[in-house]
A computed fold for a 393-nucleotide RNA from Halospina denitrificans, annotated as Bacterial RNase P class A. Its Rfam family is "Bacterial RNase P class A". It is annotated as a ribozyme. Rfam's curators write: Ribonuclease P (RNase P) is a ubiquitous endoribonuclease, found in archaea, bacteria and eukarya as well as chloroplasts and mitochondria. The coordinates come from a structure-prediction model, not an experiment, and the mean pLDDT is 75. The sequence was found by an Rfam model in a public genome assembly.

RNA sequence: UGAGUUCGCCAUGCAGUCGCUGUUCCGCCAUUGGCAUCCACCCUCGUGGUGGUUUGAGCGUGGCGGGAGGGAGGAAAGUCCGGGCUCCACAGGGCGGAGUGCCAGGUAACGCCUGGGCGGCGCGAGCCGACGGAAAGUGCAGCAGAGAGUAAACCGCCUAAGCUGACCCUGAUUCAGGGCCAGCCGGUAAGGGUGAAACGGUGCGGUAAGAGCGCACCGCGUGACUGGCAACAGUUCACGGCGAUGGCAAACCCCACUCGGAGCAAGGCCAAAUAGGAGUCCAGAGGUGUGGCCCGCAUCGGACUCGGGUAGGCUGCUUGAGGUGCGCGGUGACGCGUAUCCCAGAGGAAUGACUGUGCGCGACAGAACCCGGCUUAUCGGCGAACUCGUUUA
Numbered sequence: 001u002g003a004g005u006u007c008g009c010c011a012u013g014c015a016g017u018c019g020c021u022g023u024u025c026c027g028c029c030a031u032u033g034g035c036a037u038c039c040a041c042c043c044u045c046g047u048g049g050u051g052g053u054u055u056g057a058g059c060g061u062g063g064c065g066g067g068a069g070g071g072a073g074g075a076a077a078g079u080c081c082g083g084g085c086u087c088c089a090c091a092g093g094g095c096g097g098a099g100u101g102c103c104a105g106g107u108a109a110c111g112c113c114u115g116g117g118c119g120g121c122g123c124g125a126g127c128c129g130a131c132g133g134a135a136a137g138u139g140c141a142g143c144a145g146a147g148a149g150u151a152a153a154c155c156g157c158c159u160a161a162g163c164u165g166a167c168c169c170u171g172a173u174u175c176a177g178g179g180c181c182a183g184c185c186g187g188u189a190a191g192g193g194u195g196a197a198a199c200g201g202u203g204c205g206g207u208a209a210g211a212g213c214g215c216a217c218c219g220c221g222u223g224a225c226u227g228g229c230a231a232c233a234g235u236u237c238a239c240g241g242c243g244a245u246g247g248c249a250a251a252c253c254c255c256a257c258u259c260g261g262a263g264c265a266a267g268g269c270c271a272a273a274u275a276g277g278a279g280u281c282c283a284g285a286g287g288u289g290u291g292g293c294c295c296g297c298a299u300c301g302g303a304c305u306c307g308g309g310u311a312g313g314c315u316g317c318u319u320g321a322g323g324u325g326c327g328c329g330g331u332g333a334c335g336c337g338u339a340u341c342c343c344a345g346a347g348g349a350a351u352g353a354c355u356g357u358g359c360g361c362g363a364c365a366g367a368a369c370c371c372g373g374c375u376u377a378u379c380g381g382c383g384a385a386c387u388c389g390u391u392u393a
Base pairs, nucleotide, nucleotide: 001389002388003387004386005385006384007383008382009381010380012358013357014356015355016354017353018352020071021070023068024067025066026065027064028063029062030061031060033059035056036055038052039051040050041049042048043046073364077375078374080373081372082371083370084369085263086262087261088260097259098258099257100256101255102116103115104114105113106112117131118129119128120127121126132254133253137252138251139248140247154192155191156188157187158186162184163183164182165181167179168178169177170176171175200218201217202216203215204214205213219242220240221239222238223237224236225234226233227232267315268314269313270312277306278305279304280303281302282301286300287299288298289297290296322341323340324339325338326337327336328335329334359362
């Protein structure tokens, strides 16, 4: 200096003015409720009950004014997993269903994370992997190809053995023997060809030609041993010629483990008007309405209390598996200790508008009960560690 890999951080900055929305403090005003004081009455006479007046301090509530301080994200998103919280259900077991799936650890839990193993990719730093079982059973495999699952002879190679025929040679009449060629019956998985896949590889021997048919080495399988908590590895040893045991389980299935349902519109509290319900009292010389009152007229139950519950209001609501610093343990995820901080909580839903200025002219995008993850979207910028090249000293 170029090209990369992994991890972490930021997300237009600054200033001014005016707003919006919670919290908290102060001042003023209003208000009813509770409390205290005082008075009266009642009784079962006590630290009792009921009712009322005025005053008082301060609480609560509301309004106005002022001060202080807070106010979206790394994904707030998708709602795909896992939990907290809430309500409902629940003796125990089985069938069925869903999910997960190498090993060990972390965690409240997970399908997440960390470390390791194995396989694949990359020169490398590193990256990717639903990665249990195909000798329990069933099933599937288009096209091509002769043959695709108890594998298979299309081309090619071979005619040793068996059968038939022509020709040649010898003995020589039919016939016998030998040679050569062709065909049949066959042999062959080495070579070619098809395919994603044709069921070990190389070499030597062997053979009619071939073939683990035999042998050596490599590979593979099984067992023992060694290392490791384990997944697994080593190949030291022994055994097995290897069509044993091909592929697919994101096909059914088998094995192991996990799993109750609904969700903050969960749930809890307070509680008008109207209608209906329950209770007590009053009532025909009555009640209610009209009205100042009486008559009159109209009407037929009326008054009070209680409970459920609707509108509405309050709550759940944000202090939490919380953030930051330091120390300790651990390879790490993470854990422990200690100090310190409080950091949105709305309810048609606030977090904005304008002005000035700087630069590279600013991406994806807006909380709604709360956390831990994953996935997806994203202009750009900064830092650290590492890898491969090039150049110079």